A computed fold for a 407-nucleotide RNA from Mariniphaga sp., annotated as Bacterial RNase P class A. It matches the Rfam family "Bacterial RNase P class A". The family's RNA type in Rfam is ribozyme. Its mean pLDDT, the model's own confidence on a scale to 100, is 76. Lineage of the source: Bacteria > Bacteroidia > Marinilabiliales > Prolixibacteraceae > Mariniphaga. It was read from a public genome assembly, where an Rfam model found it.
[in-house]
RNA sequence: CCGGCAGGCUGCUUUAUCGCCCCGAUAGCUAUCGGGGAGGAAAGUCCGGGCAACGCAGGGCGCCGUGCUUCCUAACGGGAAGAUCUUUGAAAGGGGAUAGUAGCGUAACAGAAAAUAACCACCCCGAGUACUCGGGGUACGGGUGAAAAGGUGGGGUAAAAGCCCACCGGUGGUUGUGGCAACACAAUCAGCCGUACGCCUCACGGGUUGCAAAGCCAAAUAUAUCCUGAUUGCGCGGCUGUUGCAGCGCAGCGAAGUUGUCCGCUUUGUUUCCGGAUGCACACCGGAUGUCAGGAGGGGUAGGCUGCAGCGAUUCUGACAGUGAUGUCAGGGCCAGAUAAAUGAUAAAGGUUUCUCCGUCGGCUGACGGAGGGAUACAGAACCCGGCUUACAGGCCUGCCAUUUUU
Numbered sequence: 001c002c003g004g005c006a007g008g009c010u011g012c013u014u015u016a017u018c019g020c021c022c023c024g025a026u027a028g029c030u031a032u033c034g035g036g037g038a039g040g041a042a043a044g045u046c047c048g049g050g051c052a053a054c055g056c057a058g059g060g061c062g063c064c065g066u067g068c069u070u071c072c073u074a075a076c077g078g079g080a081a082g083a084u085c086u087u088u089g090a091a092a093g094g095g096g097a098u099a100g101u102a103g104c105g106u107a108a109c110a111g112a113a114a115a116u117a118a119c120c121a122c123c124c125c126g127a128g129u130a131c132u133c134g135g136g137g138u139a140c141g142g143g144u145g146a147a148a149a150g151g152u153g154g155g156g157u158a159a160a161a162g163c164c165c166a167c168c169g170g171u172g173g174u175u176g177u178g179g180c181a182a183c184a185c186a187a188u189c190a191g192c193c194g195u196a197c198g199c200c201u202c203a204c205g206g207g208u209u210g211c212a213a214a215g216c217c218a219a220a221u222a223u224a225u226c227c228u229g230a231u232u233g234c235g236c237g238g239c240u241g242u243u244g245c246a247g248c249g250c251a252g253c254g255a256a257g258u259u260g261u262c263c264g265c266u267u268u269g270u271u272u273c274c275g276g277a278u279g280c281a282c283a284c285c286g287g288a289u290g291u292c293a294g295g296a297g298g299g300g301u302a303g304g305c306u307g308c309a310g311c312g313a314u315u316c317u318g319a320c321a322g323u324g325a326u327g328u329c330a331g332g333g334c335c336a337g338a339u340a341a342a343u344g345a346u347a348a349a350g351g352u353u354u355c356u357c358c359g360u361c362g363g364c365u366g367a368c369g370g371a372g373g374g375a376u377a378c379a380g381a382a383c384c385c386g387g388c389u390u391a392c393a394g395g396c397c398u399g400c401c402a403u404u405u406u407u
Base pairs, nucleotide, nucleotide: 003401004400005399006398007397008396009395010394012350013349014348015347016346017345018344020037021036022035023034024033025032026031039378043389044388046387047386048385049384050383051210052209053208054207058263059262060261061260063206064205065204066203067202068082069081070080071079072078083098084097085096086095087094088093099201100200103199104198105197106196107195119142120141122137123136124135125134126133127132128131150168151167152166153165154164155163169193170192171190172189173188174187175186176185177184178183214306215305216304217303223297225296226295227294228293229292230291231290232251233250234249235248236247238245239244252270253269254268255267256266257265258264272288273287274286275285276284314333315332316331317330318329319328320327321326351376352375353374354373355372356371357370358369359368360367361366
């Protein structure tokens, strides 16, 4: 110098004309003036919240999410710094995983067998005498496979095997050192010795819906009609003075709400009459009526305001603490508000970048100047905030890696 990696900042400017939205002032029926007008991701809708509503109150189960250590944060499945295992790269770096293991399951195909199973081979016994048959033993050798039950050496055995021993490896215990810790290193003991994944278990967390949340105003209207369910009992005492009226409480039955479900809780309805059977009452059955709830079907409205001028887990500057994320203190700031959705269009001149040509300097790469052509990224708030993920022409800064050249 070229290349690669990690982190951070920025990402067009000016003038003129016309146009758009909001706020304020003045006037007046729409005009004049002044001020202001998208993002680092506004995107994806993947997480966490603020806020709002669900009737006072929740609990069990189900379902879902996370899972190493320490710290940060309102919180998070997020961030910072680390640990162990693993993958990729020459390296810097990039990616993934991480609680537990008593039990259950899976690992295609091949193979005897995927964890008690023996195809070939090996050894022993018996029979026949040529290498065959039968019985028993073994898991060393071979085969299959991604993987066949730790490795090497020795002993032992009929042949073998951690069966035993030595060393090594793994796992587990104990002790010491370092570290806040996860863990690392060392020593020692134990013959304990297949791997991976899923189910399962444990710990922590999770109510639902979401600004199309939720409120307010105006206007209009029919709940016409239909279906289904419930429509019981007991107690208390007030008024009246004989029968009734208006209540309260408890229980039962039904409905609604509360996540998927169950329990609980809250709210709400529980009126009157007629007929049957049997002389009356109660109970039973049926019908009508009223009320409540659910459903079907239909009717009215579709306008405006608030939520929404954004004070908030806010932002900027400085100092201090910390490896860092971040925190504390002090001092300043308040910056779009649309509702089919505004911030644009045209023209000119520049900036940055790239290519071609020319000129100068130069050993090369190249530097400077001029002319011409091209490009000028990703992209657009809709209640707000903190993250993650994805997209991004170009420019700049910091650090790291490795090769080559020169000194």